[in-house]
């Protein structure tokens, strides 16, 4: 400079266009003499940004940034 993947909760990561979810790892309640362990609760989100399509986008389009990979 070209291509191609990929951005969701603090971390790793699901999500068929129609309520945003899991585990971990944080509070807190049980359980302990007291810790872990286990068991129930709970809080945490501008879904990378701006725009477009659509009765409705996390999901489809388009450019933009940030990172992976190839090519040169």
């Nucleotide at each position: 400079g070209g291509g191609u993947a990929u951005a969701u909760a603090g971390c790793u990561c699901a999500g068929c266009a129609a309520u945003a979810g899991a585990g971990c790892a944080c509070a807190u309640g049980c359980u302990u003499a007291g810790c872990a362990a286990g068991c129930g609760u709970g809080a945490g989100g501008u879904c990378c940004u701006g725009g477009g399509u659509u009765c409705a986008a996390g999901c489809c389009c388009c450019a933009g940034u940030a990172c992976c990979u190839c090519c040169a």

RNAcentral holds the sequence, with entries from Rfam.
This is a predicted structure of a 72-nucleotide RNA (transfer RNA) from Vicugna pacos.
Its mean pLDDT, the model's own confidence on a scale to 100, is 84.
It matches the Rfam family "tRNA". The family's RNA type in Rfam is transfer RNA.